[in-house]
Molecule: SAM riboswitch aptamer (S box leader)
Organism: uncultured Nesterenkonia sp.
RNA sequence: GUACCAUCCCGAGCGGCCGAGAGAUCUGGCUCGUCGACGCCGCAGCAACCCGGGCAGGGACACCUUGAUCAGGUGUCUUUUCGCCGGGUGCUACCGCCAGGAUCGAUGGGAG
Numbered sequence: 001g002u003a004c005c006a007u008c009c010c011g012a013g014c015g016g017c018c019g020a021g022a023g024a025u026c027u028g029g030c031u032c033g034u035c036g037a038c039g040c041c042g043c044a045g046c047a048a049c050c051c052g053g054g055c056a057g058g059g060a061c062a063c064c065u066u067g068a069u070c071a072g073g074u075g076u077c078u079u080u081u082c083g084c085c086g087g088g089u090g091c092u093a094c095c096g097c098c099a100g101g102a103u104c105g106a107u108g109g110g111a112g
Base pairs, nucleotide, nucleotide: 004109005108006107007106008105013043014042015041016040017039021032022031023030026100027099028098029097044092045091046090048089049088050087051086052085053084054082056080057079058078059077060076061075062074063073064072065071096104
């Protein structure tokens, strides 16, 4: 960079630097911005996907207790769920700001 799959009306800000535009692109609007937006950095937070662990439930096996079964305890393996923890990306105005056009855009995942 290409194709595929999934998601995008919920959620989540403070400080420093920069200095005029920004909201992906085009058009028409609308909104934000020198009361410093956007962008970058630091910290914090949110939870879309992925990874690891863990709690709890079920099953199997082994050992212990018992005269024996049931039951109980411990350990190992496996499976399911998620309200827990950690990690990898991502994200933290407005329905992807609204509408139109587009095999459009963004994020994640596995594969080639």